[in-house]
């Protein structure tokens, strides 16, 4: 130089036929239970905006197609692998 593959919450990871984004654990935060702690168990956990029902944005970055896009195109960043 070419070629392939990966990027989603604080973290590990799902969602692949293009139709609720974030299942599951793990941490965290609140609570039970205990003289106390630990283990356990129950709740909450992307953001912004509302009292609240609910709305709006959010999958490296930027455009594009689509009624709809995590997912399908383009370009581009950044790690893995592979060839010369």
């Nucleotide at each position: 130089g070419c070629c392939g593959g990966c990027a989603u919450g604080u973290c590990g990871g799902a969602a692949u036929u293009g139709g609720c984004a974030g299942a599951c654990g793990a941490g965290a935060c609140g609570g039970a239970c205990u003289c106390a702690a630990a283990a356990u168990c129950c709740g909450u956990u992307g953001u912004u905006g509302g009292u609240g029902a609910c709305a709006g944005c959010g999958u490296g970055u930027g455009g594009g197609u689509u009624c709809g896009a995590g997912u399908c195109c383009c370009a581009c960043u950044g790690c893995c692998g592979g060839c010369a």
Description: A computed fold for an 84-nucleotide RNA from an uncultured Clostridia bacterium, annotated as transfer RNA. Rfam family: tRNA. It is annotated as a transfer RNA.